[in-house]
Context: one part of a larger RNA
RNA sequence: GGUGUAUGGUGGAUAUCUUGGUAGUAAGAGGCGAUGAAGGACGUGUGUUAAGUCACGAUAACCUCAGAGAGGAGCUAAGCAUCCUUUGACCUGGGGGUUUCCGAAUGGGGCAACCCUCUCAGUGGCAACACUGAGAACUUUAUGGUGAGUCAAGUAGUCAUAAAGGGCGAACGCAGGGAAUUGAAACAUCUAAGUACCUGUAGGAAGAGUAAUCAAUUGAGAUUCCGUCAGUAGCGGCGAGCGAAAUCGGAACAUGCCCAAACCGUUAAUAGUGAUAUUAACGGGGUUGUAGGACUUACAUAACGAAAAUUUUCCGUAAAAGAAGUGUCUGGGAAGUCACACCAUAGAAGGUGAAAGUCCUGUAUUAUAAACGGAAAGUGAUCUGGUGAGUAUCCUGAGUAGGACGGGACACGUGGAAUCUUGUCUGAAUCUGGGGGGACCACCCUCCAAGGCAAAAUACUACUUACUGACCGAUAGUGAACGAGUACCGUGAGGGAAAGAUGAAAAGAACCCCGAUGAGGGGAGUGAAAUAGAACUUGAAACCAUAUACUU
Numbered sequence: 001g002g003u004g005u006a007u008g009g010u011g012g013a014u015a016u017c018u019u020g021g022u023a024g025u026a027a028g029a030g031g032c033g034a035u036g037a038a039g040g041a042c043g044u045g046u047g048u049u050a051a052g053u054c055a056c057g058a059u060a061a062c063c064u065c066a067g068a069g070a071g072g073a074g075c076u077a078a079g080c081a082u083c084c085u086u087u088g089a090c091c092u093g094g095g096g097g098u099u100u101c102c103g104a105a106u107g108g109g110g111c112a113a114c115c116c117u118c119u120c121a122g123u124g125g126c127a128a129c130a131c132u133g134a135g136a137a138c139u140u141u142a143u144g145g146u147g148a149g150u151c152a153a154g155u156a157g158u159c160a161u162a163a164a165g166g167g168c169g170a171a172c173g174c175a176g177g178g179a180a181u182u183g184a185a186a187c188a189u190c191u192a193a194g195u196a197c198c199u200g201u202a203g204g205a206a207g208a209g210u211a212a213u214c215a216a217u218u219g220a221g222a223u224u225c226c227g228u229c230a231g232u233a234g235c236g237g238c239g240a241g242c243g244a245a246a247u248c249g250g251a252a253c254a255u256g257c258c259c260a261a262a263c264c265g266u267u268a269a270u271a272g273u274g275a276u277a278u279u280a281a282c283g284g285g286g287u288u289g290u291a292g293g294a295c296u297u298a299c300a301u302a303a304c305g306a307a308a309a310u311u312u313u314c315c316g317u318a319a320a321a322g323a324a325g326u327g328u329c330u331g332g333g334a335a336g337u338c339a340c341a342c343c344a345u346a347g348a349a350g351g352u353g354a355a356a357g358u359c360c361u362g363u364a365u366u367a368u369a370a371a372c373g374g375a376a377a378g379u380g381a382u383c384u385g386g387u388g389a390g391u392a393u394c395c396u397g398a399g400u401a402g403g404a405c406g407g408g409a410c411a412c413g414u415g416g417a418a419u420c421u422u423g424u425c426u427g428a429a430u431c432u433g434g435g436g437g438g439a440c441c442a443c444c445c446u447c448c449a450a451g452g453c454a455a456a457a458u459a460c461u462a463c464u465u466a467c468u469g470a471c472c473g474a475u476a477g478u479g480a481a482c483g484a485g486u487a488c489c490g491u492g493a494g495g496g497a498a499a500g501a502u503g504a505a506a507a508g509a510a511c512c513c514c515g516a517u518g519a520g521g522g523g524a525g526u527g528a529a530a531u532a533g534a535a536c537u538u539g540a541a542a543c544c545a546u547a548u549a550c551u552u
Base pairs, nucleotide, nucleotide: 001551002550003549004548005547006546007545008544009543015537016501017500020472021471022469023468024467025466026465027464028463029461030460031168032167039102040101041100042057043056044055046081047080048079051076052075053074062096063095064094065093066092067091071084072083073082107116108115109114117136118135119134120133121132122131123130124129138165139164140163141162142161143160144159145158146157172203173201174200175199176198177197183190187237213220214219224251225250226249227248234242235241256453257452258451259397263284264283265282266281267280268279269278270277271276289431291396292395293394294393295390296389297388298387299386305383306382309379310378311377312376313375314374315373316372317371320366321365325340326339327338329336341358342357343347349361350360351359402426403425404424405423406422407421408420409419412438433448434447435446436445437444488495489494508536511523512522513521514520
């Protein structure tokens, strides 16, 4: 030096655990904000209060109502002092009060949490001035005052009053813009993809929506979503790829409604000597394709529906009652063993010195709210709201439908390309009318554009409640089980950790000794255990020692 064995050190794997995550299910809620939000800065605790966290705001642990009933002054975090409390504290919930400064931030400014003003009122002061309260941003709309350039103007402007807006928020929606990587085994049409991203804007959903729709000679009857049709018909450097619809079966349903116009009227303005006409606003009327309505005429007068308010019931936001076990043995400890019992509309779960239906908190079940919020049903001031016949005349959405050129959307890349849309140029008809049925024409069928509204079925989950998992168990699971978006890094946008476990209970080692009034250790003591001693459960391996056997 090597190998083996034993005992230690180091190290922190493994096992066990879980405060935290993760994915869902069922409900709720789906917003907050000039009555100042989200998010922050700075403060506040009776003292010892420095730090973190939570709560709160100079009224900084406040008031009231309800619950509950003996201890409290949050936690890390103990002790002492001092206070509060059956005249009900602390705690839980409903309502209210206060709510510094910044922040849309809004009197002006500004390097956020700071600086400086004006007006009115009040308090103090001889005064200068100080303090307190209220107000003073911008835009839009409405009303009123004033009022130019330029004769006029109810013009522009300007001032006042009132209302609204502004900002934040996870995803989902609609709209305006809109890539590239990539694929095509290269690449340009094409694809990726109307995706990512940017912008605007809304709601609890949004959007769509009661046929100028489909269909095919039979018919259907708004929209949305799911399944099917179907990877079909098609489109396609006919490459890569893209990719329907009708139908049928379901979910949910509302047999949907309201304007414009014709016509009748009211008011105002203008024109006119006037009758009257035109225009504008408003009221009635009216709303469709088997055409309907106005108009003329005959009848009817209320069911259905909407709705301020109100009544009842139910639900939520605190809570209450709530069954039934003892002994023996082992042990530090009984819930374990053994023996004999009991409850169960309760044998969910968690805790308790090991494994508890009957010890504790609970659970099944029952009943329950002063206050606030929600839902359903009933009543309901008030509002809305009909039928037939006739067919002469009138009305039924115009720079619209359609066309040309250039684009875009349609599964459809210009193609034979219908349909929808529109930048430029054009441009009808008026019910004896018009659109569509995939070029176009005829016949036939079908529908009525150029105005608008609408629940449900559908999408999503930042947030609240309850529950679940052949999900994770500290290099896992969120980046974060710990003072984590922290420490730290970066000028900045931004990046971004590590770090859990004594014990049942601190009983956290009085006292003695070595040492420097250390570190560390040895006794003693606690404890079931201290090789559980705070660098604390278990304590693998690498690595390092000591002792010993063999060997070179």